[in-house]
Context: one part of a larger RNA
Molecule: small-subunit ribosomal RNA, 5' domain
Organism: uncultured bacterium
RNA sequence: GAACGAACGCUGGCGGCAUGCCUAACACAUACAAGUCGAACGGGAAGCCGCUUUCGGGCGGUGGAGAGUGGCGCACGGGUGAGUAACGCGUGGGGAUCUGCCCUAGAGUGGGGAACAACCUCUGGAAACGGAGGCUAAUACCGCAUACGCCCUUCGGGGGAAAGAUUUAUCGCUCUUGGAUGAACCCGCGUUGGAUUAGCUUGUUGGCGAGGUAACGGCUCACCAAGGCUCCGAUCCAUAGCUGGUCUGAGAGGACGGCCAGCCACACUGGGACUGAGACACGGCCCAGACUCCUACGGGAGGCAGCAGUGGGGAAUAUUGGACAAUGGGGGCAACCCCGAUCCAGCAAUGCCGCGUGAGUGACGAAGGCCCUAGGGUUGUAAAGCUCUUUCAACGGUGACGAUGAUGACGGUAGCCGUGGAAGAAGCCCCGGCUAACUUCGUGCCAGCAGCCGCGGUAAUACGAAGGGGGCUAGCGUUGUUC
Numbered sequence: 001g002a003a004c005g006a007a008c009g010c011u012g013g014c015g016g017c018a019u020g021c022c023u024a025a026c027a028c029a030u031a032c033a034a035g036u037c038g039a040a041c042g043g044g045a046a047g048c049c050g051c052u053u054u055c056g057g058g059c060g061g062u063g064g065a066g067a068g069u070g071g072c073g074c075a076c077g078g079g080u081g082a083g084u085a086a087c088g089c090g091u092g093g094g095g096a097u098c099u100g101c102c103c104u105a106g107a108g109u110g111g112g113g114a115a116c117a118a119c120c121u122c123u124g125g126a127a128a129c130g131g132a133g134g135c136u137a138a139u140a141c142c143g144c145a146u147a148c149g150c151c152c153u154u155c156g157g158g159g160g161a162a163a164g165a166u167u168u169a170u171c172g173c174u175c176u177u178g179g180a181u182g183a184a185c186c187c188g189c190g191u192u193g194g195a196u197u198a199g200c201u202u203g204u205u206g207g208c209g210a211g212g213u214a215a216c217g218g219c220u221c222a223c224c225a226a227g228g229c230u231c232c233g234a235u236c237c238a239u240a241g242c243u244g245g246u247c248u249g250a251g252a253g254g255a256c257g258g259c260c261a262g263c264c265a266c267a268c269u270g271g272g273a274c275u276g277a278g279a280c281a282c283g284g285c286c287c288a289g290a291c292u293c294c295u296a297c298g299g300g301a302g303g304c305a306g307c308a309g310u311g312g313g314g315a316a317u318a319u320u321g322g323a324c325a326a327u328g329g330g331g332g333c334a335a336c337c338c339c340g341a342u343c344c345a346g347c348a349a350u351g352c353c354g355c356g357u358g359a360g361u362g363a364c365g366a367a368g369g370c371c372c373u374a375g376g377g378u379u380g381u382a383a384a385g386c387u388c389u390u391u392c393a394a395c396g397g398u399g400a401c402g403a404u405g406a407u408g409a410c411g412g413u414a415g416c417c418g419u420g421g422a423a424g425a426a427g428c429c430c431c432g433g434c435u436a437a438c439u440u441c442g443u444g445c446c447a448g449c450a451g452c453c454g455c456g457g458u459a460a461u462a463c464g465a466a467g468g469g470g471g472c473u474a475g476c477g478u479u480g481u482u483c
Base pairs, nucleotide, nucleotide: 001483002482003481004480006479007478008477009476010475013355014354015353016352017351018350019348020347021313026311027310028309030308032306035072036071037070040069041068047062048061049060050059051058052057079266080265081264088191089190090189091188092187093186094185097183098182102179103178105176106175107174108173109172110144112142113141119134120133121132122131123130124129150159151158152157164171165170166169192238193237194236199229200228201227204226205225206224207223209221210220211219241263242262243261244260245256246255247254248253268289269288270287271286272285291302292301293300294299319345321344322343323342327341328339329338330337331336358388359387360386361385368379369378370377371376392424394419395418396417397416398415402410427472428471429470430469431468432453433452434451438467439466440465441464442463448455449454
């Protein structure tokens, strides 16, 4: 000098665009953050209409709520950086793989069956939640038939599918081919410090066989062999998410990895699997643990590193806001529904950028202040005065783009037009040298200053104040950190 997710002190007018718990991966009240489909299915409340009534109600129609079975989604999106020195990441390759929805092509969609919720009855429990019996539908479940292609094969053969719905135009279902997308696996190279860590390893290294997996593989197991790694740093310890990039620097390099984007890991702590195309699953399940809450003491409930918000920690970091209008995601034929993703608004000079706080004229140089050799000098064209202008802000009016037809949270916002008046808008640091900028008074090694050198003990340009001056400016200084 530059930089910052900054903080602190003094000060503070406006706008645009960004950014905003770096600390306790500490604990969390409350609300919201993942649903949707009646064009898969049974049943059907309220309301309305009609009939009837012994005035309790009953029946029929319409209607379609909540719940249930079923499908798809919930593995995306959003958060965090704890762990991880690793094929985790980056880069370049590889072959032994899977892939819902989507695209492509071919073929099919025949005929049966048995249940379980909902519901009804009985019943346990304080609750959470159940238990027993009975009835029932389906695109839920199970056989049979069929099989070009598909799988296995000893090449003889063997095995395997389907679901319908409606407003009749479609949407589906099954098997198979290829693709696209996504994902898994393997390898070369690169990836912090420490030797005051020198030896490490028994599924360890390799083989045969088997199991397992979507798939290769000690991935697992039995048997066999005794190997494998290491001073080109194994093992151990410490530290750390990695990258595109960011900052600095002429560059080489050094430091960093916040926002945004890609990958990874995690979801109270540890472990486990289930379902599924996909998870070993943040707002799913089970077990153990710590913690918190409810309880009728028998037993139960919970997980903000989602968005807000609270306590705590801290030098320090925001609203318990609006909307699905746009972009995008899920479901649905659709209408539409849901979305704290997202788009916006709010708060903060936290940063960057832009603008303003007036312009011209104005001396015989007013007054006041300060200095003085008492003559004057300086503040200083500065002020006043005179002549103008109206950006921004204010007030009144109008009023968007974003939305190809409808739909606008933002928002009566931006912009535009008009009104009035210099009106509402300047501070901070410094002035001994480095380093731009000097005098007076006060103080008297005191009070204090200080980045380094150093100032202060009675004339201090170095302390404090004033006048004057220098620098930057809605900021200016200080502190911290990096180059």